[in-house]
Context: one part of a larger RNA
RNA sequence: UGACGGGGGCCCGCACAAGCAGCGGAGCGUGUGGUUUAAUUCGAUGUUACGCGAAGAACCUUACCUGGGCUUGACAUGCGCGUAGUAGGGAUCCGAAAGGUGACCGACCCUUCGGGGAGCGUGCACAGGUGCUGCAUGGCUGUCGUCAGCUCGUGCCGUGAGGUGUCCGGUUAAGUCCGGUAACGAGCGCAACCCUUGCCCUGUGUUACAUGUGUCACAGGGGACUGCCGGUAUAAAGCCGGAGGAAGGUGAGGAUGACGUCAAGUCCGCAUGGCCUUUAUGUCCAGGGCUACACACACGCUACAAUGGCCGGUACAAUGGGUCGCGAAGCCGUGAGGCGGAGCCAAUCCUAAAAAGCCGGUCUCAGUUCGGAUCGUAGGCUGCAACUCGCCUACGUGAAGUCGGAGUUGCUAGUAACCGCAGGACAGCCAUACUGCGGUGAAUACGUUCCCGGGCCUUGCACA
Repeated sequence: UGACGGGGGCCCGCACAAGCAGCGGAGCGUGUGGUUUAAUUCGAUGUUACGCGAAGAACCUUACCUGGGCUUGACAUGCGCGUAGUAGGGAUCCGAAAGGUGACCGACCCUUCGGGGAGCGUGCACAGGUGCUGCAUGGCUGUCGUCAGCUCGUGCCGUGAGGUGUCCGGUUAAGUCCGGUAACGAGCGCAACCCUUGCCCUGUGUUACAUGUGUCACAGGGGACUGCCGGUAUAAAGCCGGAGGAAGGUGAGGAUGACGUCAAGUCCGCAUGGCCUUUAUGUCCAGGGCUACACACACGCUACAAUGGCCGGUACAAUGGGUCGCGAAGCCGUGAGGCGGAGCCAAUCCUAAAAAGCCGGUCUCAGUUCGGAUCGUAGGCUGCAACUCGCCUACGUGAAGUCGGAGUUGCUAGUAACCGCAGGACAGCCAUACUGCGGUGAAUACGUUCCCGGGCCUUGCACA
């Protein structure tokens, strides 16, 4: 000087408390451990791994396994040689395919007409490697933490390490600001500048609204600054109350992550040193596996019902997406879906039905008209192909489950909770995931003793 303390003081944070909804019990989904396996590819592992890389594993993907092939190679560059019915297309046959065979068809550019280029074959240099090392690295990322800190120049103090500044008294979300002060200044952070949203104005008006007031859309501007009043204060920063205002003291949300820490994560995104491999650890293909299953854990979904289930009727959104696409009306089918093709390169058309809600009916507390797992049968769709291993529909079947031990998670307002909608990737989809969008819309916070994490000052110290 730090780190540490079951030392002290001050102060924060859904950290506790006060509340609401859960998880932990059940069934299922997904991930992981373990076990199994020819293989169940690899990585991630307290917080900071475990619906994580993966925003789509039937083939492909795919890195794994088994088997069958190739060896200048699936891909790049250079050099040498060769090649004219050559490159390319391709019937037939062998084969699981890759690949092999090869009837037949059949080119291009330049040219001094010798040839050269491209292609193909062959040879040599070399390619290739999701092989190892994230403890050789770049880049990127997580975490402490959006915590308020981390430093520098000059000066001053100290033999020096170093200190001071950065401390003290107030104050703030903040090393924010004010006052004091051997310090005076400055930088990276904080804040502001950026985006979205709430109010107003102006302009524009297609395809929106519906006939120019307005809504809506787009663009530009205004508005909030403790500006005004009262109290309080060192009459400093500020704090408390009030007015006006759509909004009040950071209005709300986002983007933004200091010096550094964890030899944190990633050599399987990419790049890259070294090492290893070279008829194989490369590469092509078929099939299998990544989907296994006595178990254990993590995160979710659906429930256990009457604030509910079912049936009928009837309202009100927003974000988005669409030409290899979205696909209307109409018709067929109980339905998934099929036929059909209008319109739309989209403020025009489509996706599209929003759902919870409201109105009426029914069920009457039961393992039920709750719950839907599981299984059987029959179908539909995508796709070369749904056996391993897809989704959906109909009929039948109807399991566990009657609110969950110890323990534990999220959330302070348009939040939690409940409700549906859209998107990405994608042929299809194991999405109950993720990223967004709107609808309905709470309860509680006395307080900081305690648990966890953090900041500042101080003290102890056998630690560095």
Predicted 3D model of a 464-nucleotide part of an RNA (small-subunit ribosomal RNA, 3' major domain) from an uncultured bacterium.